Model confidence (mean pLDDT): 78 of 100. A computed fold for a 101-nucleotide RNA, annotated as THF (Tetrahydrofolate) riboswitch aptamer.

RNA sequence: AGCAGAGUAGAAAGCUGCGGGUCAAGUGUCUGAGGGACGGGGAGUUGUCCUUGGAACGAAAAGGCUAAAGCCUUGCCGUGCGGUUUUCGCAUCCCGCUGCU
Repeated sequence: AGCAGAGUAGAAAGCUGCGGGUCAAGUGUCUGAGGGACGGGGAGUUGUCCUUGGAACGAAAAGGCUAAAGCCUUGCCGUGCGGUUUUCGCAUCCCGCUGCU
């Protein structure tokens, strides 16, 4: 110097534990503001995540017990958090690392 490769945060799906809602919060869509993270180092987006304001849309209940309040069971929700398995995985740029020549 050339060629090849490894590794993160995280994401998706399956299984599973504990919850929330079913009196509609949450999820999903659009938009304003603020903040964070993004292989070992540096930079870093129109991508990504979090918090928060606004807008439009929008749902699955059934059975049992109870004097009532309410509770239980089976369901339902693009429902929250955790565990586990598999798959994907630095947006991109520079440097570094490993192997071969």